[in-house]
RNA sequence: GGGCGCGUAGCUCAGUUGGUAGAGCGUCUCGUUUACACCGAGAAGGUCUCCUGUUCGAGUCAGGACGUGCCCA
Numbered sequence: 001g002g003g004c005g006c007g008u009a010g011c012u013c014a015g016u017u018g019g020u021a022g023a024g025c026g027u028c029u030c031g032u033u034u035a036c037a038c039c040g041a042g043a044a045g046g047u048c049u050c051c052u053g054u055u056c057g058a059g060u061c062a063g064g065a066c067g068u069g070c071c072c073a
Stems, first nucleotide, its partner, number of pairs: 001072007010025004019056001027043005049065005
């Protein structure tokens, strides 16, 4: 330099035909316990990497940028 992927909660990842963003773990609160853990109930936590475009409507489609992984040279 060229090609193919990936980027969504603190972490690991879903997200179907474009139509109100989710799960597990973790964190916090309450219950339980002498206390801790386990367990039960609940809550908080997101500019879906960024910019532009298409659309009534974009995590999803199009173009570009950045980061990252693999392959080729």